Bacterial RNase P class A from Luteimonas sp. J16, 372 nucleotides, folded computationally.
The sequence is in RNAcentral, with records from ENA and Rfam.
It matches the Rfam family "Bacterial RNase P class A". Rfam links the family to the GO terms dimeric ribonuclease P complex, tRNA processing and ribonuclease P activity.
The organism belongs to Luteimonas, within Bacteria.
RNA sequence: GGAGUCGGCCGGACAGCCGCGUCGUCGCUCCCUCGCGGAACGAUGCCGAGGAAAGUCCGGGCUCCACAGGGCACGGUGCCAGGUAACGCCUGGGCGGCGCGAGCCGACGGAAAGUGCAACAGAAAGAUACCGCCAGCGGCCCGGCCGUCUCCGGACGGCAGGGUGCGGGCAAGGGUGAAAUGGUGCGGUAAGAGCGCACCGCGAGCCUGGCAACAGGCCGGCACGGCAAACCCCACCGGGAGCAAGACCAAAUAGGGAGGCAGUGCCGUGGCCCGCGGCGUCUCCGGGUAGGUUGCUCGAGCGCACCGGUGACGGUGCGCCCAGAUGAAUGGCUGUCCACGACAGAACCCGGCUUACAGGCCGGCUCCGCCA
Repeated sequence: GGAGUCGGCCGGACAGCCGCGUCGUCGCUCCCUCGCGGAACGAUGCCGAGGAAAGUCCGGGCUCCACAGGGCACGGUGCCAGGUAACGCCUGGGCGGCGCGAGCCGACGGAAAGUGCAACAGAAAGAUACCGCCAGCGGCCCGGCCGUCUCCGGACGGCAGGGUGCGGGCAAGGGUGAAAUGGUGCGGUAAGAGCGCACCGCGAGCCUGGCAACAGGCCGGCACGGCAAACCCCACCGGGAGCAAGACCAAAUAGGGAGGCAGUGCCGUGGCCCGCGGCGUCUCCGGGUAGGUUGCUCGAGCGCACCGGUGACGGUGCGCCCAGAUGAAUGGCUGUCCACGACAGAACCCGGCUUACAGGCCGGCUCCGCCA
């Protein structure tokens, strides 16, 4: 100097003017049950979106409902250990894959509990043999050699070979397939084969190290193919609904309940009286709608320092207060400057994950080239 990798941070800056929202203070007006009350308006002061406020995919707080305990079913998670309020998150480690490396990626429990699946091709996708290799056997065919006989044409017998056939041995090689029943090599064999050996692989064995995942060594010729993102088995976790949760205040209108009023107007109680019920009227109570208040933001909070830990994280001390709207604020204009400004906006809160993002800053590490 170039290429790369990991982590952290910023997200136009400054000033002036105008405006908007919550809250505090002050002024002024109004209201009442007269109080440190409530409401409207004005002035002034502080504060006023994000790293993702997003997707709403996980986990928790909070709220209401349900609930003796246990099991089944259903759903989720899935190497090991730790962190945490909890998690499908994070950290460290193991194993596998990729990269020269820093580093990155991984649904990464169990196939020796059982059931099942494997298109097409292929003989066979769990015990199978299509081509092929091999020795043997009998029949037939071909040509060769030897012997005997001969009517000299040949016939018969024997020996080894080749072809064909049948049953047998093999799983090397070919061929099919995503995958063919350990791989490579040497020996061995009729041909072959873990049949034997070496290395690699494998293992429900043993030893050592490690909390563990796992690793190393020894031992065992290997008996046991693949798929669980098929059912399933194992371990752990899980009640439901959500701030439109929930709580409080509370009109108008129409229902409901209780008590009183009338010295009984009307109706019913099969004719009459009492009684009872209903209609009427007054007072009170209760549910509930509109509307209002609350829940609402001080919190698993933020910053700094120190301590413990490899780390995630935890502890202690000091300091800080950082939106809370509800037709819903967070904006506009001007000036100066620059690298000319991306993705995008709270709506109960918090921890994560994922996705989007112009441009820029800082740090650790790796590889290559050059110079000294």